[in-house]
Molecule: transfer RNA
Organism: Candidatus Dojkabacteria bacterium
RNA sequence: GUACUUGUAGCUCAAUCGGAUAGAGCAUUGGUUUGCGGAACCAAAGGUUGACAGUUCGAAUCUGUCCAAGUACA
Numbered sequence: 001g002u003a004c005u006u007g008u009a010g011c012u013c014a015a016u017c018g019g020a021u022a023g024a025g026c027a028u029u030g031g032u033u034u035g036c037g038g039a040a041c042c043a044a045a046g047g048u049u050g051a052c053a054g055u056u057c058g059a060a061u062c063u064g065u066c067c068a069a070g071u072a073c074a
Stems, first nucleotide, its partner, number of pairs: 001073007010026004019057001028044005050066005
């Protein structure tokens, strides 16, 4: 340099061939419980889905460019 894959919550991952409010586990915070802590249970907070455009009634999902990581070839 070329081709391909991936990018979603602090971390690890879902999201059925585009369909309406993007979820789960762990972690965090608050509460219940306990002599204290842990565990357990209940609840909450946390996301402009890597960035910017385009297509569409509707985009995490499709298209283009760029950014980052990885693989292969040179």